[in-house]
Context: one part of a larger RNA
């Protein structure tokens, strides 16, 4: 500052002091102080005008006002702003200082380097030679030379890893007269130094040291946020956003006031607009076949001409469409009325929410994939109902909304052989697969019940007996082809019947068989199709496809009766609260309500201190301990016992450093 409650002053419009000054009993109180603030008039950008003003050249128009209304100051509470602003937490930035006893580089001055090897320059001697020079010997002692201790370093491996050690030990290795190693003193300083550069080092710290300060930096981020009971109770959306895990306004919550049935919902009814589902082809497009006309046209043709096909128009038929419509619902929505029923609306103040989830319906994306993504429903659930019953176990499925108590009753979903409460229940069927108790296309004389076709006592179907012939080895082909490699044709005769042949067979024949016929036998046979329940299809990693035992029903289908089963419902007792009635009140009676996260509201408990008042205490205060007794819905309180050894309560108020289980919290201990 905003709002509310209360209080002071003001009803003919006022209210308040700020700085400051004075006084006093000086963390302050009182008096003075009207500078100023708000209010009493608005409107316009303003000058200005004014119950009106502005817009215009002008409004019969429009916007904001007036038309009868308190205002102001204070206290308390909630909230907002500025402040560290609920608490803890950065990496960083800036200022002023402290560091080169570690390490880097430099300066000054000192120190150290066993032993062995190699053997440069140069010098001398000898030999040869005309000489130049060459060869041999001796001396000499160079070198970021070699091997290798001290010394310096740190290559590889192992151990160590709460170590011996915040970088070591052991073995192995590199340098070891040099750009070597080293003592002491000194110099270079952080936006800097130093650096044979590794971003290395500058005190176990270095892409910018450390200390203190600015400083409680900032943190749209993470974590934490402490006593009790009662009432209500969300959101995970829209819009905007350097916005997307943040925020603002609206939506949804709480609370107070007002309107007082004005209202949301449900059912019925009346009246509306629509262009979805569907459907259709009248438009816009897609796509198919036929007819016909026009144009083109591969190819053929000496030519005339014929002509597959293509495009377009007309026509016939049958079609497709989120961005087609000649049409066109159901629902839904809007408005009026009636009934029912319980809220509704307006205003003030003030929260949380802006990651949603699964299930059902309808859609879109995706693969008509996802425990996938997006939308929608006046759909549900969880979220907040991980409280109850069922689903073996299982937020979101089914049933059902838990105020407390009861060793009472009735039911829901789901169940009723045992685990395990209740039927080894009744009736009629089905299944043989442990199907039940995972899965498809597809496959199959599984089985049960139908529908339908054909044959059949003038004898079907199956088995058995017999026949199954002649022209003819049909013709062709062929090395051969005789019913039976292949091609063509597939007739005639005898008969009860018998194909120029169904299969096997032969090099080709032969042979066996079938179709077809007779006999014997004596009753149903063969197909197609529909439905129920089963079968196969069926391979994965610990053993796992009834929850287990087990079951032929204790499986499946249809019907019936009974029972079990929840915190649901009912009954009994009680608590709080709302409404109504009675009543002065206390209270009594009747009815309703009482799950709950974020969050809001109400009422209390306890702690420390202060004021007033009233008490206790060495005949034992506080504190501590206690599976002790009691009270209250709870926070808690009273008492007993033990310990302790000097202070401490009750009541009425006031003020807060006022309640811990969590913060990789802090401190102490173990």
């Nucleotide at each position: 500052g905003u709002u509310a409650a209360c209080g002071g002053c003001u009803a003919u419009a006022g209210u308040c002091u700020a700085a400051g000054u004075c006084a006093c009993u000086u963390u302050g109180u009182g008096a003075c102080g009207g500078a100023g603030a708000c209010g009493c008039a608005g409107u316009g950008a303003a000058a200005g005008c004014a119950a009106g003003c502005u817009c215009u050249a002008a409004u019969u128009g429009a916007g904001c006002g007036a038309u009868u209304c308190u205002g102001u100051c204070g206290u308390u509470a909630a909230c907002g702003g500025a402040g560290g602003a609920c608490c803890c937490g950065a990496a960083a930035c800036c200022g002023g200082g402290u560091g080169a006893g570690c390490u880097a580089a430099g300066c000054a001055u000192g120190g150290a380097c066993a032993g062995g090897g190699u053997g440069a320059a140069c010098c001398c001697c000898g030999a040869u030679g005309a000489a130049a020079a060459u060869c041999g010997g001796g001396g000499g002692g160079a070198g970021g030379c070699c091997c290798g201790a001290a010394c310096c370093c740190g290559u590889u491996g192992u151990u160590g890893u709460u170590g011996c050690a915040a970088a070591a030990a052991c073995a192995u290795g590199g340098g070891a007269u040099g750009a070597u190693c080293u003592g002491u003193g000194c110099u270079u300083a952080g936006g800097g130094g130093u650096a044979a550069u590794a971003u290395g080092c500058c005190a176990a710290u270095c892409g910018a040291a450390c200390c203190c300060g600015g400083a409680g930096a900032u943190a749209g981020c993470u974590g934490g946020u402490u006593c009790u009971c009662c009432c209500c109770g969300a959101a995970a959306u829209a819009u905007a956003u350097u916005u997307a895990g943040g925020u603002a306004u609206a939506g949804c919550g709480g609370u107070c006031u007002g309107u007082u049935u004005a209202u949301a919902g449900a059912u019925c009814u009346u009246g509306g607009g629509g262009g979805u589902a569907g459907a259709g082809c009248a438009c816009u497009g897609g796509a198919u076949g036929g007819g016909u006309u026009a144009u083109c046209g591969a190819g053929c043709u000496u030519a005339c001409g014929c002509g597959a096909g293509a495009u377009a128009g007309c026509u016939c038929a049958a079609u497709c469409a989120a961005a087609c419509u000649c049409c066109g619902a159901a629902u839904a929505c809007c408005a009026g009325g009636a009934u029912u029923a319980u809220u509704a609306c307006a205003g003030g103040c003030u929260a949380g929410u802006c990651a949603g989830u699964c299930c059902g319906g309808c859609u879109c994306g995706g693969c008509u994939a996802a425990g996938c993504g997006a939308g929608u429903c006046a759909g549900g659930u969880c979220g907040a109902g991980c409280g109850g019953g069922g689903g073996a176990a299982c937020a979101a499925c089914c049933c059902a909304a838990a105020c407390u108590c009861c060793c009472a009753a009735u039911u829901a979903a789901g169940g009723c052989c045992c685990c395990a409460a209740a039927a080894u229940u009744u009736u009629g069927g089905c299944u043989a697969a442990g199907u039940u108790g995972u899965a498809a296309a597809g496959g199959a004389a599984g089985u049960a019940a139908g529908a339908u076709u054909u044959c059949c006592a003038c004898g079907a179907c199956a088995c058995c007996c017999a026949g199954g012939a002649g022209g003819u080895u049909g013709g062709c082909u062929u090395a051969g082809a005789a019913g039976c490699a292949g091609c063509c044709a597939u007739c005639c005769u005898u008969g009860a019947a018998a194909g120029a042949g169904u299969g096997c067979g032969u090099a080709a024949c032969a042979g066996c068989u079938c179709a077809c016929u007779g006999g014997a036998u004596g009753a149903g046979a063969a197909g197609u199709u529909u439905u129920g329940c089963g079968c196969c299809g069926a391979a994965a990693a610990u053993g796992a496809a009834c929850g287990g035992g087990g079951a032929u029903a204790a499986g499946c289908c249809a019907a019936g009766u009974g029972c079990c089963g929840a915190a649901a419902u009912u009954g009994g007792a009680g608590a709080u609260u709302c409404c109504g009635a009675u009543g002065c009140a206390a209270a009594u009676c009747g009815g309703g309500a009482u799950a709950g996260u974020a969050g809001g509201g109400g009422a209390g408990c306890g702690u420390u201190c202060c004021u007033g008042u009233u008490g206790c205490a060495g005949u034992g205060a506080a504190g501590c301990u206690u599976a002790c007794g009691g009270u209250g819905u709870a926070a808690a309180c009273c008492g007993g016992a033990g310990u302790g050894g000097a202070g401490c309560g009750g009541c009425a108020g006031g003020a807060a450093g006022u309640g811990a289980g969590a913060a990789u919290g802090u401190c102490g201990g173990u």

Large-subunit ribosomal RNA, domain II from Candidatus Gottesmanbacteria bacterium RIFCSPHIGHO2_02_FULL_40_24, 670 nucleotides, folded computationally. NCBI's taxonomy places the organism under Bacteria, Bacteria candidate phyla, Candidatus Gottesmaniibacteriota. Rfam family: Bacterial large subunit ribosomal RNA. Its family is annotated with structural constituent of ribosome and ribosome in the Gene Ontology. The coordinates come from a structure-prediction model, not an experiment, and the mean pLDDT is 83.